[in-house]
The part of an RNA shown here (large-subunit ribosomal RNA, domain IV) has 321 nucleotides and comes from Synura synuroidea. The organism belongs to Synura, within Eukaryota. Rfam family: Bacterial large subunit ribosomal RNA. Gene Ontology terms of the family: ribosome and structural constituent of ribosome. The full RNA is in RNAcentral, with records from ENA.
Context: one part of a larger RNA
RNA sequence: UUGUGUUGAAGGAACUCGGCAAAAUGGCUCUGUAACUUAGGAAGAAAGAGUGACUACCCCAUUUGGGGAGUUAUCAUUAAAGAGGGAGAAGCGACUGUUUAUUAAAAACACAAAUCUCUGCUAAUUCGAAAGAAGAUGUAUAGGGAUUGACACCUGCCCGGUGCUGUAAGGCGAAUUGGUAGCGCUAUGGCGCUUAAAAUAACCCCCAGUAAACGGCGGCUGUAACUCUGACGGUCCAAAGGUAGCGAAAUUCCUUGUCGGGUAAGUUCCGACCUGCAUGAAUGGUGUAACGACUUCUCCGCUGUCUCCAGCACAAUCUUG
Numbered sequence: 001u002u003g004u005g006u007u008g009a010a011g012g013a014a015c016u017c018g019g020c021a022a023a024a025u026g027g028c029u030c031u032g033u034a035a036c037u038u039a040g041g042a043a044g045a046a047a048g049a050g051u052g053a054c055u056a057c058c059c060c061a062u063u064u065g066g067g068g069a070g071u072u073a074u075c076a077u078u079a080a081a082g083a084g085g086g087a088g089a090a091g092c093g094a095c096u097g098u099u100u101a102u103u104a105a106a107a108a109c110a111c112a113a114a115u116c117u118c119u120g121c122u123a124a125u126u127c128g129a130a131a132g133a134a135g136a137u138g139u140a141u142a143g144g145g146a147u148u149g150a151c152a153c154c155u156g157c158c159c160g161g162u163g164c165u166g167u168a169a170g171g172c173g174a175a176u177u178g179g180u181a182g183c184g185c186u187a188u189g190g191c192g193c194u195u196a197a198a199a200u201a202a203c204c205c206c207c208a209g210u211a212a213a214c215g216g217c218g219g220c221u222g223u224a225a226c227u228c229u230g231a232c233g234g235u236c237c238a239a240a241g242g243u244a245g246c247g248a249a250a251u252u253c254c255u256u257g258u259c260g261g262g263u264a265a266g267u268u269c270c271g272a273c274c275u276g277c278a279u280g281a282a283u284g285g286u287g288u289a290a291c292g293a294c295u296u297c298u299c300c301g302c303u304g305u306c307u308c309c310a311g312c313a314c315a316a317u318c319u320u321g
Stems, first nucleotide, its partner, number of pairs: 001316008010307002014305001019302001027051005036041001038150001052072004057068004073077001085300007092292002097109002113148007125134003151287004156217003161214002163210004170205002176199002181194005218236005245279001246276001257273005
């Protein structure tokens, strides 16, 4: 000097991106326990009290044990060791679970549940060249594919584009069928070549449906008796012009928006406002008890994180012998 432990006056997060790390709490018995809630929980909530040893005594049980009464020791009795810190608010994900073996455990994946779609059994779908196999010794309360993701309240408008489904007629339409016209050869029988009309499948065109299919969901301008705003009107465009909700948000550029709360002081946080650069409804919207080694903010307790460092123990390094 470093490492691992351990102790610390006064203060107690002033440290720091951030209480990271450490400290603190801790067992058992009894008392007591809020908001909220899906009535199960939350909950070991929180907040308190007790705790050793001995006895030939009493009571209840009768293999241990429990309760009472009494005696007694310590600064200290779950005397060493082992064994929850707690509370409040918000975001995300309902939950238990799964994951980047070797920098990511999460808000990512999965999930029960919801919806759409295909499939009538030699099922659809998948593997295989085929035989065959899985699906399934199953049969639509089943199986495959896709999306959302408990639960509660809901899930608006648009089928113009792309996709899918249907489609009587019509258009287009290949090989083929057909055989008009012409030509060549020929043994007046015939053989061969080119070619018009006409007939003919699917796809496509056309037509219709379909958004919990892929997706999309506007400008400009005038207007109310202070001003501002614009319920109202005009006009252009579009398939339709964003509904209910939520909103400076895991989304807000300007932005540390403005107001309120918390602090002496708050780019974070919480509650509002709405001017949404560029929110929005199963690419789900908004809530939500419980849960989370998730993320953010605050408070109590606690502490060498810090003010500001110091001592001790052990180990290593260095120097000298």

Record summary
It is recorded under the gene name rnl. The prediction has a mean pLDDT of 86.